[in-house]
Context: one part of a larger RNA
Molecule: small-subunit ribosomal RNA, 5' domain
Organism: Planctomycetaceae bacterium
RNA sequence: GAACGAACGUUGGCGGCAUGGAUUAGGCAUGCAAGUCGCGGGAAUCCAGCAAUGGGGAACCGGCGUAAGGGGCAGUAAGGCAUGGGUACCUACCCCGGGGUUCGGGAUAGCCACCAGAAAUGGUGGGUAAUACCGGAUGACCUCGAGAGAGCAAAGGUCCGCCGCCCUGGGAGGGGCCCAUGUGAUAUUAGCUAGUUGGUGAGGUAACGGCUCACCAAGGCGAAGAUGUCUAGCGGGUGUGAGAGCACGACCCGCGCCACUCGCACUGAGACACUGGCGAGACACCUACGGGUGGCUGCAGUCGAGGAUCUUCGGCAAUGGGGGCAACCCUGACCGAGCGAUGCCGCGUGCGCGAUGAAGGCCUUCGGGUUGUAAAGCGCGAAAGUGGGGAGAAACGCCGAAAGGCUUGAUCUAUCCACAGUAAGCUCGGGCUAAGUUCGUGCCAGCAGCCGCGGUAAGACGAACCGAGCGAACGUUGUUC
Numbered sequence: 001g002a003a004c005g006a007a008c009g010u011u012g013g014c015g016g017c018a019u020g021g022a023u024u025a026g027g028c029a030u031g032c033a034a035g036u037c038g039c040g041g042g043a044a045u046c047c048a049g050c051a052a053u054g055g056g057g058a059a060c061c062g063g064c065g066u067a068a069g070g071g072g073c074a075g076u077a078a079g080g081c082a083u084g085g086g087u088a089c090c091u092a093c094c095c096c097g098g099g100g101u102u103c104g105g106g107a108u109a110g111c112c113a114c115c116a117g118a119a120a121u122g123g124u125g126g127g128u129a130a131u132a133c134c135g136g137a138u139g140a141c142c143u144c145g146a147g148a149g150a151g152c153a154a155a156g157g158u159c160c161g162c163c164g165c166c167c168u169g170g171g172a173g174g175g176g177c178c179c180a181u182g183u184g185a186u187a188u189u190a191g192c193u194a195g196u197u198g199g200u201g202a203g204g205u206a207a208c209g210g211c212u213c214a215c216c217a218a219g220g221c222g223a224a225g226a227u228g229u230c231u232a233g234c235g236g237g238u239g240u241g242a243g244a245g246c247a248c249g250a251c252c253c254g255c256g257c258c259a260c261u262c263g264c265a266c267u268g269a270g271a272c273a274c275u276g277g278c279g280a281g282a283c284a285c286c287u288a289c290g291g292g293u294g295g296c297u298g299c300a301g302u303c304g305a306g307g308a309u310c311u312u313c314g315g316c317a318a319u320g321g322g323g324g325c326a327a328c329c330c331u332g333a334c335c336g337a338g339c340g341a342u343g344c345c346g347c348g349u350g351c352g353c354g355a356u357g358a359a360g361g362c363c364u365u366c367g368g369g370u371u372g373u374a375a376a377g378c379g380c381g382a383a384a385g386u387g388g389g390g391a392g393a394a395a396c397g398c399c400g401a402a403a404g405g406c407u408u409g410a411u412c413u414a415u416c417c418a419c420a421g422u423a424a425g426c427u428c429g430g431g432c433u434a435a436g437u438u439c440g441u442g443c444c445a446g447c448a449g450c451c452g453c454g455g456u457a458a459g460a461c462g463a464a465c466c467g468a469g470c471g472a473a474c475g476u477u478g479u480u481c
Stems, first nucleotide, its partner, number of pairs: 001481004006477005013347006019340002026303003030300003035064003040061002046055003071258003080183008089175003094171008102136004111126006142151003156163002184230003191221003196218008233255004237248004260281005283294004311337001313336003319333001320331004350380004360371004383422001385419005392412002397406003425470005430451003436465005446453002
């Protein structure tokens, strides 16, 4: 000198764009953050009707989603990441091609009745449906097999347009696994290793494999640093620097890991699952004391710790996601607004004239000098703000054969009209280093980044006047180059 997710002090007008829990991966009140489909099913209650039946329809069954999106960085020095290769593999939804969609069956929740329980919830009996479940048939270019052959499936709904369902081949995208190289400190850590290294066989996996097991062999790694210990998420990148480097890894993007702590599996195309399940623990809450309930490292918010870090905001209008034929519903993702000078950038606090060189202050050789066109005064009038109008961010979507018609803005705002109140401070003035005089003080009080000032004329302390530098900032502290 540059920089920062900064903090502190004094001061503080506006706007735009960014950015803001860096410490206790400490504990959490409350609300919201994942639902959707009536074109899968039987329907309670209700309404209309003499009835048949129609409308409508919560919970329940069923499908898809909930493995994404969102948060954090504890763990991990390599089961990670980066780059480049590989294959023994999987893949819901999406796209393309081919072929199918048959005949039956028994249950069960909701519901009704009774019972148990403080509750959470549960038991018994009856009884019903499906695109739920099961069986038979058929079934190939699929699976197994050298072959003969054997095996494996489905679901219908509908406003009649379609939407689905099953098998199979391919694609796209997404993943699993393998290899190599690179990716901290430490030798005041020198030896480490028993499923350990390899083989045979078996099991298991989507798949290869000590992944697991039985047996056999005695191997495997290491001073080119094994093993241990400490530290740490990694990369794209960021800061600095002429570069080489050094330091860092907030925000944004990619990957990984975690979800109070530890362990486990279920379901599923996919999880060993943040707002799913089971067990144990710590903590907290309810309790009729028998037993239950919970997990903000989602968005807000709260307590604590700390030098320190925000609203319990608006909206689904846009983009994206889930469900749905669609309308639409959900969406604290997101789009916006709020708070904070936290950063960067831009703008303003006026402009022109104005000598009685006013007053006041300070200095003075007492003549004057300086503050100083500065102020007052006169004229002009921007920025910000307020109110009204208003293009655009909107294409979708719905109706329609089409033309065309109808309709959607949370927030922001180009632009037009009307209205004139408000806005400067901080540090420095001995040298480095831009800018000096007077008074007070007298090694005192104090200053100080370094050198060093102060013991009676202090340009260094404190004050005043004047000046210098920056300016909605200016200084101080901390950290990096």